[in-house]
Molecule: small-subunit ribosomal RNA
Organism: uncultured organism
């Protein structure tokens, strides 16, 4: 950049918790179809009935307690009739005609209603109930005897009902329907009454409800693919209200499935509800429709409707009550209980209302319904106050901190309102009806007025009264995302939606202050839509990010040239009908607004039915040829299959010749060979590949194909255009091919070579190398079916700019070339592409078909199926885990990757270093304390250019509380200061003496003392910082502006060819320029000139002296120090475009002449708070600060720099020459004296080119002669000088004496390319001296090598892999000890769902049926078939 997951801001919610609450309106309020205690949820009719327990009334009677009768109210119980089938809860089952729409029954039903017609006569016989008697713990039963009905039988009428049979007509949708008219056959009733009317009974017909039956729609899984025997049709009969296999018996073998049958899982369905821009996803709480159910199964009866929630029976579980014999019950109705759970209310009031059920009505009754009561659970509304007020008080917090910000008009005061609280007063609507009364009236009914009736409720509301009076919080502040500070804490406690925050300065954790969002609520967690185009129908995609099947045929499917005509099934358009209400969405209206709610309207994108048009698709019917195929004529090619030949290599085998090896590697060894190998000649034999041609060349679908011949088969491909006439594309399931390796059975084996042996290599080597071998590698015939089976690119068709090669045809021709087809390649536009790239052989623009993806991992696993003789192959999850996983491409960084290139890198060479003593630093250790920093190169003779005190910082002991410096303010003194005693180790302390100036006389000015406030701090942090510093590196390399190129990151310019010491220059160049570096400008040093000569010089001249520029002079030279000159590849030859190179000359000096200063961008969180500076933290009678003494100087031991040696290129002694650059007044010090010497003691010059300090190696002569020496000095003893208050710890030096390791240093390391290395000395900082052998500096003498760039470091450029970016010390992969989590195995055992098969089978309903009841109809009983259930 892009692919892709994760996440998060919205909006919902029958919710729940935190914390918090002032009031009201409308809503809404079990999770366990878990179990229920109580009381209520269906009753009503006396105008149907026989009556009379209770009540009232009237009445006899009375002992005054009753008692008995009236039936005038009115009624328990009872027959009877209508309800009980509705309303109500609740989703357990159901994937179904259960729901949803749209139809259709000519195949059917509807009690009570309304309308029509017609009847409404007659008779019987029982029963409950009352009484009576009996059993029972109850529940209840059971006998007699008697009695009504609008219970209940009969008989009588009767047709427009039903049924059949004839007959005509009529219709139409298969079976058939309807109408007429005739015949046969069959069924009914009830009564009560105020005489009005109320019911009964048939038929018809309307509503209204219901039943049945079809088309469409709607869940998941294929790791459910076949299911089905009453299963599909027919007959026929039964059954039903009513069609059907709804039953039966017979016949027939159908039916249904990839357009998903059967199976299993899930779940009542809508209507809507949230969401969303829409398509959609996701849901089905309350309102409204349907369905389903009612303790669990299972039956039927009543009855217009039930297979009945508050009905029966069986049968099961559970609970209750028992006299244990045998009984009740079934809240998913309201209420409330218990269990469960994060969790969801009252055992409330009235039937006033609206509804419902009985009634003629009053009226009963109705947990339906109306209200009230709980809960911020939702929504919607209203409030806690409003103006004024600054000295912008105080207190808090914060800061750049005399001061400022910030809370903040806030707050107090002061005016005002009073909505809401409180307190009194008032006080509705919802009410209309029955029903009484009056009236209009025609008392049948309307109409109209008066009267009567409120659970809610004295409730809403209004009115007066008080007084700002009664009333705000939760939740956030790193980003997303509105909102920032201190403080605490210190990978702790802790937060977290993702990212991710917390290891001493945390806007992220806790707390304060302030801010911000929301507000009676505000967070959190749960779920669902969105944001996600992240399943893409709208509206993805598949080279390389996940994704093209390994290739072809090919059935279903899908999609198809070109023309006419015809039909109308998609298609488009009008109509009709439906889309139930509520709800949404617009207008208007009612509650003071809003939530709610009413009225209207449009929408309801669907469905059906009628109708019309007919481009296009489809269908039919006809024709065309350009898609496709066919003939015909050429030509192609490692295209396949089978036979046969061939030569070369290898191996082997006979023989021969030959003799010590061979072979084989990095370098060996196993191995083979004197029993004669390798090796070379001949013959022979065997199997397996087919050099050279051979080529981004050819064929084939695709794996593949290569020696030559010859048979057989297949194709492509040009050219003709004869022939067929759309005959094509794609292609799920499905057939077939399908590389190596592997399996099976027989052969076959030359060479290679899994496995194995054995030798190496290693730390180890089950590798890689070597010698050997086994299956294999070949045939044959089967199997398997996979691969980076690739072009990582799926198949056909068409359309789009080119250049350029090449293979096989076929043409033109000037044989130079071109044209066209079919292939194969390369290179480019334009389009595409995340980008690399792809580009007529697309990855481009279009069509059609088919296959595939949906983060990563677990995993192509696991279990099931399926196929394999195994090996495995297809098919193909999930738990859990993470926030990433991936592509392209940039830009570093790194490679034991390539290319060029450079540097004492290396090599060459000279000397050291690692051994020895010593010195220094340094780790360790020790100790009271051994102060502190530095720590690979790039610390370690480094801070420290100099610790005896002091420094010093550290230790111990002993003192202050302000030592030192300022500044302000207040007292005091007049000094301070110094002297003297005295105590102490000192610091300090006491004590005594000495003591100021100016004045206007008030006091100032200076100082000291005391107190306050500022201080101090070598305490912490270099990982807060500045400033300086080290290193890569004096490497050459780092950028930037404009342009241009890329979506970007980013590049070009800085590449690329040369060149150079160099991103120094040249050429080329989409790049032109420019900065920061290189290099130059600087200084020192190598010639000269020239100027100026004192303190430097002395050639000439002149004076002097033992002798010296010593003096006069001199500027000549040396020198000194200012100007200048000089070197730039200028000249010359060669080369070369140039840039430069090479080589010469001149020249002191030649190619940056040598040296220094001079160090880009940045890199190591490099180094330093103890050089300074300073932020934040930390102490403040100490972590400040003063004094003494000790310590940094310690020593079993190990680095590290150095110093001196180990000797004769040397040691020692005499002689003798020659320097540069410093340095000097508390100072160098000539020079005389002493001393053996450090040195001492005199004494003179010099504030310095003036006097001083001042060599050494070296030369010359002597000696020493290879040794622990005349080498080497270490250590130790004596004895002394000099500095210092002061050398014990702990100084240098001189001297005498002693004479220690050590005889060139182990692995390995370091410096150095010339005035260099190496040797030699000198000087100077620091300092009183001095552990300096160190460091800085100077000159003297003064070398050797350097082929070269292979190796080792270290760097530059340019390229070209990364999975790496804290950048290879990277990242990263497996195992494991011990803990800890989860999970599995395991002889088995319990427990649950289902299916099936056997037996048994309870109630019911149907059938049958001889005995027994019955005159008889019938019925008991008995059996039979079915079934819940055991």
């Nucleotide at each position: 950049c892009c692919u892709g997951g994760c996440u998060c801001a919205g909006g919902a919610u029958g919710a729940a918790c935190g914390c918090u609450a002032g009031c009201g309106g409308c809503a809404g309020g079990c999770u366990u179809a878990c179990a229920c205690a109580u009381g209520c949820a269906a009753g009503u009719c006396g105008a149907g009935g026989g009556g009379u327990a209770a009540g009232u009334u009237c009445u006899a009677c009375u002992u005054c307690g009753g008692u008995g009768g009236a039936u005038a109210c009115a009624c328990g119980a009872c027959c009877g009739g209508c309800g009980a089938a509705u309303g109500g809860g609740u989703g357990a089952g159901u994937a179904a005609c259960a729901c949803g729409u749209a139809u259709g029954c000519a195949a059917c039903u509807u009690a009570c209603c309304u309308u029509u017609a017609a009847c409404u006569g007659g008779a019987g016989a029982a029963u409950a109930g009352c009484u009576c008697c009996g059993g029972g713990a109850a529940a209840c039963c059971g006998g007699a005897a008697u009695u009504a009905a609008u219970a209940c039988u009969c008989c009588a009428u009767a047709a427009c009902a039903u049924a059949u049979u004839a007959a005509a007509a009529a219709c139409a949708c298969a079976u058939g329907u309807u109408u007429u008219u005739a015949a046969u056959a069959u069924c009914a009733a009830a009564g009560c009454u105020c005489a009005g009317g109320c019911g009964g009974u048939u038929a018809a017909a309307g509503a209204u409800g219901g039943g049945c039956a079809u088309g469409c729609g709607a869940g998941g899984c294929a790791u459910u693919a076949g299911u089905u025997a009453g299963u599909u049709g027919g007959u026929a009969g039964g059954g039903u209200a009513a069609c059907g296999g709804c039953c039966u018996a017979c016949c027939a073998a159908g039916a249904c499935a990839g357009c998903g049958a059967u199976g299993c899982c899930u779940a009542g369905g809508g209507g809507g509800u949230c969401u969303g821009a829409g398509a959609g996803g996701a849901u089905g709480a309350u309102c409204c429709c349907c369905c389903a159910c009612a303790c669990u199964g299972g039956c039927a009866c009543u009855g217009a409707g039930a297979c009945a929630c508050g009905g029966g029976c069986c049968a099961g579980a559970c609970u209750c009550c028992u006299a244990c014999g045998g009984g009740a019950g079934g809240c998913a109705g309201c209420a409330g209980u218990g269990a469960g759970g994060a969790a969801u209310a009252u055992u409330g009031g009235g039937c006033a209302a609206u509804g419902g059920g009985c009634g003629a009505a009053a009226g009963c009754u109705u947990g339906a319904c109306c209200c009230a009561g709980c809960c911020a659970u939702g929504c919607c509304g209203c409030g806690u106050g409003c103006a004024g007020g600054a000295u912008g008080a105080c207190u808090g917090u914060c800061c750049u901190a005399u001061g400022g910000a910030u809370c903040g008009u806030a707050a107090a005061c002061u005016g005002c309102u009073u909505u809401u609280u409180u307190a009194c007063g008032g006080g509705a609507a919802g009410a209309a009806u029955c029903c009484c009364c009056c009236c209009g009236u025609u008392c049948u009914u309307c109409g109209g007025g008066g009267g009567u009736u409120g659970a809610c409720g004295g409730u809403a509301c209004c009115g007066u009264a008080u007084g700002a009076a009664u009333a705000a919080g939760g939740g956030u502040c790193g980003g997303c995302u509105a909102a920032c500070u201190c403080c605490g804490u210190g990978c702790c406690a802790g937060c977290a939606g993702c990212c991710g925050c917390g290891g001493c300065a945390a806007u992220a954790c806790g707390g304060a202050g302030g801010a911000c969002c929301c507000g009676a609520g505000u967070g959190u967690u749960a779920u669902c839509c969105g944001g996600a185009u992240u399943u893409a129908c709208u509206g993805g995609g598949u080279u390389u990010a996940a994704a093209g099947g390994g290739u072809g045929c090919g059935c279903a499917g899908g999609c198809g040239g070109a023309a006419u005509a015809g039909u109308a099934a998609g298609u488009c358009g009008a109509u009709g009908g439906u889309g139930a209400a509520a709800g949404g969405c617009u207008a208007c209206a009612g509650c003071u607004u809003a939530a709610c709610u009413g009225u209207a309207g449009a929408a309801u994108u669907g469905c059906c039915a009628u109708u019309g048009a007919u481009a296009c698709u489809g269908c039919u019917a006809u024709u065309c040829u350009u898609g496709a195929g066919u003939g015909c004529a050429g030509u192609c090619g490692a295209a396949g299959c089978g036979a046969g030949c061939g030569g070369a290599a290898u191996g082997u085998g006979u023989a021969g010749u030959g003799u010590a090896g061979c072979g084989g590697u990095g370098a060996a060894a196993u191995g083979c060979a004197u029993a004669g190998a390798u090796a070379u000649u001949a013959c022979a034999c065997a199997g397996a590949a087919c050099a050279c041609c051979g080529a981004u060349a050819g064929c084939g679908u695709a794996a593949g194909c290569a020696g030559c011949u010859c048979g057989c088969u297949a194709g492509g491909c040009u050219g003709u255009u004869a022939c067929u006439g759309a005959c094509g594309c794609u292609g799920a399931g499905g057939c077939a091919c399908g590389a190596a390796a592997g399996c099976g059975u027989g052969g076959g084996u030359a060479u290679c070579g899994a496995a194995c042996a054995g030798g190496a290599u290693u730390a180890g080597a089950u590798a890689c190398c070597c010698u050997g071998g086994u299956a294999g590698u070949c045939c044959a015939c089967g199997c398997u079916g996979u691969a980076a089976a690739c072009g990582a690119u799926g198949a056909u068709c068409a359309c789009u700019a080119g250049u350029u090669g090449u293979u096989g045809g076929c043409g033109a021709u000037a044989u130079a070339u071109u044209g066209u087809c079919a292939g194969c390649g390369a290179c480019u536009g334009a389009g595409c592409g995340a980008a690399a790239g792809c580009g007529u052989u697309a990855a481009g623009u279009g069509a059609u078909c088919c296959a595939c993806c949906u983060g990563g991992g677990a995993a192509g696993u696991a279990c099931g199926u399926c196929c394999g003789c195994a090996a495995g192959g297809a098919u193909g999850a999930a738990a859990c885990u993470c926030a990433a996983a991936g592509g392209a491409a940039u830009u570093g960084a790194c490679g034991g990757g390539g290319g060029c290139u450079c540097g004492c890198a290396c090599a060459a060479c000279c000397g050291g270093u690692g051994g020895a003593a010593c010195a220094c630093g340094u780790g360790g250790u020790u100790c009271a304390a051994u102060u502190c920093g530095a720590u690979g190169c790039u610390a370690c003779g480094c801070g420290a250019g100099g610790a005896a005190c002091c420094u010093u910082a550290c230790c111990u002991g002993g003192g202050c509380u302000u030592a030192a410096a300022u500044g302000c303010a207040g007292a005091a003194c007049g000094a301070c200061u110094c002297u003297u005693c005295g105590a102490g180790a000192a610091a300090u302390c006491g004590a005594a003496g000495u003591u100021c100036c100016c004045u206007u006389c008030g006091g100032g000015g200076c100082g000291u003392u005391c107190u306050a406030c500022a201080a101090g701090g070598u305490g912490c942090u270099g990982c807060a910082c500045g400033g300086c510093u080290g290193u890569c590196g004096u490497c050459a390399g780092c950028u930037c502006g404009u342009g241009c190129c890329a979506u970007g990151a980013g590049g070009u310019g800085u590449c690329g060819g040369g060149u150079u010491a160099a991103g120094u220059c040249c050429c080329u160049u989409a790049a032109c320029g420019a900065g920061c570096g290189c290099a130059a400008c600087c200084c020192c040093u190598a010639u000269u000139g020239u100027u100026a000569g004192u303190u430097g010089c002395c050639a000439g001249c002149g004076g002097g002296u033992a002798a010296u520029g010593c003096c006069g002079g001199g500027g000549a030279c040396u020198c000194u120090a200012g100007c200048a000159a000089a070197a730039c590849u200028g000249c010359c030859a060669g080369u070369g475009u140039a840039a430069g190179c090479u080589g010469g000359a001149g020249g002191a000096a030649g190619g940056u002449g040598g040296g220094g200063a001079u160090g880009a961008c940045g890199u190591c969180a490099a180094g330093u708070c103890a050089g300074c500076a300073u932020g934040g933290c930390c102490c403040u009678u100490a972590u400040g600060u003063c004094c003494a003494g000790g310590g940094c100087u310690a020593c079993a031991c190990a680095c590290g720099u150095g110093u001196u040696a180990c000797a004769a290129u040397g040691g020692c002694c005499g002689g003798u020459a020659c320097a540069a650059a410093g340095g000097g007044c508390a100072g160098c010090u000539a020079c005389c004296a002493c001393g053996c010497g450090a040195g001492u003691g005199g004494a003179u010059g010099c504030u310095a080119a003036u006097c001083u300090c001042u060599a050494a190696a070296g030369c010359c002569g002597g000696u020493c002669u290879u040794a622990g020496u005349u080498c080497g000095g270490a250590u130790c003893g004596g004895a002394g000088u000099c500095u210092g208050c002061a050398a014990u710890u702990c100084g240098a030096c001189u001297u005498c004496g002693u004479g220690a390791a050590g005889g060139u240093g182990g692995a390995a390391u370091c410096g150095g390319u010339a005035g260099u290395a190496a040797u030699c000395g000198c000087g100077c900082a620091u300092c009183a001296g001095c552990a300096a052998c160190g460091g800085c500096g100077c000159g003297g003498u003064g070398a050797a090598u350097a082929c070269g760039u292979u190796c080792c470091c270290g760097a530059g450029c340019c390229u070209u892999g990364u999975a790496c970016a804290c950048a290879c010390u990277g990242c990263c992969c497996g195992u494991c000890a011990a803990g800890c989590c989860a999970u599995g195995g395991g002889a088995g055992u319990c427990g649950g769902g289902g299916g099936u098969a056997c037996c048994u089978g309870a109630a019911g309903u149907u059938c049958g049926u001889a005995a027994c009841c019955g005159c008889a109809a019938g019925g008991a009983g008995c059996g039979a078939a079915u079934u819940a259930g055991g």